This is a predicted structure of a 72-nucleotide RNA (transfer RNA) from a Rikenellaceae bacterium.
The RNAcentral record of the sequence draws on ENA.
Lineage of the source: Bacteria > Pseudomonadati > Bacteroidia > Bacteroidales > Rikenellaceae.
Its Rfam family is "tRNA". By type it is a transfer RNA.
The prediction has a mean pLDDT of 81.

RNA sequence: AGCAUCGUAGUUUAAUGGAUAAAACGGCAGAUUCCGGUUCUGCUAAUAAGAGUUCGAUUCUCUUCGGUGCUA
Numbered sequence: 001a002g003c004a005u006c007g008u009a010g011u012u013u014a015a016u017g018g019a020u021a022a023a024a025c026g027g028c029a030g031a032u033u034c035c036g037g038u039u040c041u042g043c044u045a046a047u048a049a050g051a052g053u054u055c056g057a058u059u060c061u062c063u064u065c066g067g068u069g070c071u072a
Stems, first nucleotide, its partner, number of pairs: 001071007010025004018055001026044006048064005
């Protein structure tokens, strides 16, 4: 330099173009306990950025950014 692939809570993963974007682990608060752990309840927090298509985009298209791989 060219090509391919990936990018979603703090982390690991879901989501057929139509949901209040789902769950587990985590964090915080409460209950329980003499204290802690376990357990239970609630809360917390995310679609890499920008444009396009569409009535509607996490999903499809383009560009940029970043990660990984292959080729030279």